[in-house]
RNA sequence: GACUUAUUAAGAGAGGCGGAGGGGACAGGCCCUGUGAAGCCCGGCAACCUGCGGUUUUGCAAGGUGCCAAAUCCUGCGGUCACACCGAAAGAUAAGGU
Repeated sequence: GACUUAUUAAGAGAGGCGGAGGGGACAGGCCCUGUGAAGCCCGGCAACCUGCGGUUUUGCAAGGUGCCAAAUCCUGCGGUCACACCGAAAGAUAAGGU
């Protein structure tokens, strides 16, 4: 990297450094940001793997990841009368086997 499975509307600081950008890429929207973006540090959330119990449907911890504006910010394909809803695809994260 490709594949399989699961999840994807919950949750997470009014801290320090930093200084202008950011919301993954493309297109179209919409939004966040000097009342301070990215990034780094601290802090926090969750609980897939893991550990310890229970034993089946679960509890505790938090070592390995992950995450901390808005649904994965929304649309981009299909269905239904459709500015709505549902589904798919793609993406993301985890675990697995190759």